[in-house]
Small-subunit ribosomal RNA, 3' major domain from a metagenome, 485 nucleotides, folded computationally. The prediction has a mean pLDDT of 82. RNAcentral holds the full RNA, with entries from SILVA.
Context: one part of a larger RNA
RNA sequence: UGACGGGGGCUCGCACAAGCGGUGGAGCAUGUGGUUUAAUUCGAAACAACGCGAAGAACCUUACCUGGGCUUGACAUUCUGGGAUUAGUCCUACGAAAGUGGGAUAACACUCCCUUGGGAGUGGAACCAGAACAGGUGUUGCAUGGCUGUCGUCAGCUCGUGCCGUGAGGUGUUGGGUUAAGUCCCAUAACGAGCGAAACCUUUGUCCUUAGUUGCCAGCGGUUAGGCCGGGGACUCUAAGGAGACUGCAGACGUUAAGUCUGAGGAAGGUGGAGACGACGUCAAGUCAUCAUGGCCCUUAUGCCCAGGGCUACACACGUGCUACAAUGGUCGGUACAAAGGGAAGCGAGGCCGUGAGGUGGAGCAAAUCCCAAAAAGCCGAUCUCAGUUCGGAUUGAGGGCUGCAAUUUGCCCUCAUGAAGCCGGAAUCGCUAGUAAUCGUGGGUCAGCAAUACCACGGUGAAUGUGUUCCCGAGCCUUGUACA
Numbered sequence: 001u002g003a004c005g006g007g008g009g010c011u012c013g014c015a016c017a018a019g020c021g022g023u024g025g026a027g028c029a030u031g032u033g034g035u036u037u038a039a040u041u042c043g044a045a046a047c048a049a050c051g052c053g054a055a056g057a058a059c060c061u062u063a064c065c066u067g068g069g070c071u072u073g074a075c076a077u078u079c080u081g082g083g084a085u086u087a088g089u090c091c092u093a094c095g096a097a098a099g100u101g102g103g104a105u106a107a108c109a110c111u112c113c114c115u116u117g118g119g120a121g122u123g124g125a126a127c128c129a130g131a132a133c134a135g136g137u138g139u140u141g142c143a144u145g146g147c148u149g150u151c152g153u154c155a156g157c158u159c160g161u162g163c164c165g166u167g168a169g170g171u172g173u174u175g176g177g178u179u180a181a182g183u184c185c186c187a188u189a190a191c192g193a194g195c196g197a198a199a200c201c202u203u204u205g206u207c208c209u210u211a212g213u214u215g216c217c218a219g220c221g222g223u224u225a226g227g228c229c230g231g232g233g234a235c236u237c238u239a240a241g242g243a244g245a246c247u248g249c250a251g252a253c254g255u256u257a258a259g260u261c262u263g264a265g266g267a268a269g270g271u272g273g274a275g276a277c278g279a280c281g282u283c284a285a286g287u288c289a290u291c292a293u294g295g296c297c298c299u300u301a302u303g304c305c306c307a308g309g310g311c312u313a314c315a316c317a318c319g320u321g322c323u324a325c326a327a328u329g330g331u332c333g334g335u336a337c338a339a340a341g342g343g344a345a346g347c348g349a350g351g352c353c354g355u356g357a358g359g360u361g362g363a364g365c366a367a368a369u370c371c372c373a374a375a376a377a378g379c380c381g382a383u384c385u386c387a388g389u390u391c392g393g394a395u396u397g398a399g400g401g402c403u404g405c406a407a408u409u410u411g412c413c414c415u416c417a418u419g420a421a422g423c424c425g426g427a428a429u430c431g432c433u434a435g436u437a438a439u440c441g442u443g444g445g446u447c448a449g450c451a452a453u454a455c456c457a458c459g460g461u462g463a464a465u466g467u468g469u470u471c472c473c474g475a476g477c478c479u480u481g482u483a484c485a
Stems, first nucleotide, its partner, number of pairs: 001485002003482003007479007015469002019432005026323008034314002042053002064309007073133001077132006088105007108123007135298002138296003144292002146287003149283001151281001156195006162171003174187004201275004206243007216232002220230003246269001249263005325425001329384007341372003346365002351360003391422001396417007438461007
């Protein structure tokens, strides 16, 4: 100087407490361990691995296994020789394909000759043989770059000059207040500065100006149902530019300070909400399988191609979720209100067929115009009456639909039948402080299809509790002890 303490002081955080909802019990989905297997490819491992890499494993992907093949190679550059009937195209044999054989035909540019057409020569590429080399998801993340997680959006980490100390080092950065903050004020052998904090950026909440189509419709006119038409720019909205919030104003407290509390005005009040943004560093944290890369290793194989299988196994254990156990509910009928997205090898309307999944057909739309598109919870009415039930939907049988060369291993969906466990969950444990939790649907990416209950976004309805810091956990500053570094 640090680190540590079942030392002390001060402070903070959904850390506890106060509340609300879960997990742990059931069924299923998914990831992992284990076991099994020819293979169940590899990685990730407390928090910070386990719906993680994977924003889509039937083939492909694919790295694994079995079998069949290739050896200058699936791909790149260079060199040497052949360079003429090779490459290509067509036919054909074996084969699961890849591949290995056989046969036919014969390309392009330039020059010359006869010139319908053909012949000869030269050249480049391709091709064949060979040589350098290619190739490797082989190994080392403890050789590395880059990227990332974490402490932690915690308030810290340092420097120059000066001063103190033999020196390591200290001071500044401590003290008194204050703040979300090393934020600011005051004091002060320190005076300044940098990286962080804040601000600048995006979005949302209010108003104004400009603009008015594809959006809107108050007033006027027309109209059979629709802003449908004439028309209008008021309003909504769209998207550009501005205004607005600064403790600015008042009072109290405070050291006349920084600031704190209350209030006014205001759409918004003390960082208005949300995001992006992550200091010096820590964990030899993660990644050689995104990529790049040193060393090592393989080179008729640890490279490459193909078919089939596997990654989907199943006594079991754990994590994360979905659906429930019902009446604040289930079923049936009627009816209302979003936002944000996507669409051309695409979205696909109305109509018709089918109980339905879906089929047929094709209007419109590169989309504020058309389509996906029905929002659902909600509201109104009917029914069920506390039951393992009209709860719950696993499992299984039968019949169909769709995608796709192909759904057997192993896809999704529909209809009919079947109708399991489950009556609120032990010890323990998680999330959340407001448009949050809870609950209800909607969209997107990936994608032929789909294992999506995942992930990323969007809106609808919409709480309770706390104003405390004794305790658990983590963190910051000061101080103290130490036989630790």